[in-house]
Context: one part of a larger RNA
């Protein structure tokens, strides 16, 4: 390279937007590039294959023939792919009525705890802990009544709920916005799908500058355990943790399961939205579409399992795998303030 994989064995970029490229719906037509057919020319000889000859056979010699394919010419077919030129509506997209959501981004209000600080009552412990002890306390703690201040999260509702492309996303309440589903069918006519490279997003540490700073707490210190303890348990406690503006750009960023479409049995929950039927109404039943569980048939797995939300069945585009170590290192470039991160070997062992 053929091939053959990527749920858990090595493999699905963290997620979306989009360039080039692939790849691509139904009807007529043109046209002959792809294809296919005929016929011609061409690919020295020697080899290789097939009949035959000579060496006493063979090996070796020779003689004749021929396949397969590659490129050319020149005539034809016209299904299919491309190309032309015309339409069509089921993909897709616009428009309209409807609706569900902790989707965003911004501002304004709440309470419950918490810790501190004044003030009042008390008047001896209190915190901790398997046991103590460090630690607070007669300069008056802990309880506990009463006011202030501050920051950080938002109990109950809460669901196996719901939004969102993923990271994420809940007290409340007003703005400005995104994106989805459901109908009815009014328009546009393939305007799709993926997506190298290239953009934007991206938990949580950590970084740069100014704020804040209650609880929590890496480093640290102390007091126990211990052979020893740089833990584990306890007393403190700084960065951080929150805000505001930029950098980092990685995670078991996990459904460890790329993205589109299309087919393939049911039973059950639920959440959004039509529809029948019935009913005063609201459930209940019966269906439809689109989510989001569960159980399970064929099927698929090497087994677990997976199973209309696929790991079946088929297509199409991407990325990615090739035995363990060395090593996600080393060089080397590109990014960054720095930490570091992208790209990514070898020798050398087994």
């Nucleotide at each position: 390279u053929u091939g053959g994989g990527c749920g858990u064995a090595a493999a699905g970029c963290g997620u979306c937007u989009g360039u080039a490229g692939g790849u691509g719906g139904c009807u007529u037509u043109u046209c002959a590039a792809g294809u296919c057919c005929a016929c011609c020319a061409u690919c020295a000889a020697a080899u290789c294959c097939c009949a035959g000859g000579g060496c006493u056979c063979a090996a070796c010699c020779u003689u004749g023939g021929a396949c397969a394919g590659u490129c050319g010419a020149u005539g034809g077919a016209a299904a299919c792919u491309a190309c032309c030129a015309a339409g069509c509506u089921g993909g897709a997209g616009u428009a309209u009525g409807g609706u569900a959501g902790g989707g965003g981004c911004a501002g304004a209000g709440g309470g419950a705890a918490u810790u501190u600080c004044c003030g009042g009552u008390g008047g001896a412990g209190c915190a901790g802990u398997g046991a103590a002890a460090u630690g607070c306390a007669u300069u008056g703690a802990g309880a506990u009544c009463g006011g202030a201040a501050a920051g950080a999260a938002c109990a109950c509702c809460a669901a196996c709920c719901g939004c969102g492309a993923a990271a994420u996303c809940a007290c409340u309440c007003u703005g400005c916005u995104g994106g989805g589903c459901c109908g009815a069918c009014a328009c546009u006519g393939a305007c799709a799908c993926u997506g190298a490279g290239a953009g934007a997003c991206g938990a949580a540490a950590g970084c740069u500058a100014g704020g804040g700073g209650a609880g929590c707490a890496a480093a640290u210190g102390g007091g126990a355990u211990u052979a020893g303890a740089g833990a584990c348990c306890c007393c403190a406690g700084u960065a951080g943790u929150c805000c505001u503006a930029g950098c980092c750009g990685u995670a078991a960023a996990c459904g460890a399961u790329g993205g589109a479409u299309a087919c393939u049995a049911g039973g059950u929950g639920u959440u959004g939205u039509g529809c029948g039927a019935c009913u005063c109404g609201a459930c209940c039943c019966g269906u439809g579409c689109a989510g989001u569980g569960u159980u399970g048939u064929a099927g698929c797995u090497a087994a677990c399992g997976c199973g209309u939300u696929a790991a079946g069945u088929a297509u199409c585009c991407c990325g990615c795998c090739u035995g363990g170590g060395a090593a996600g290192u080393a060089c080397g470039u590109u990014c960054g303030c720095a930490a570091g991160a992208a790209u990514g070997a070898a020798a050398c062992u087994c």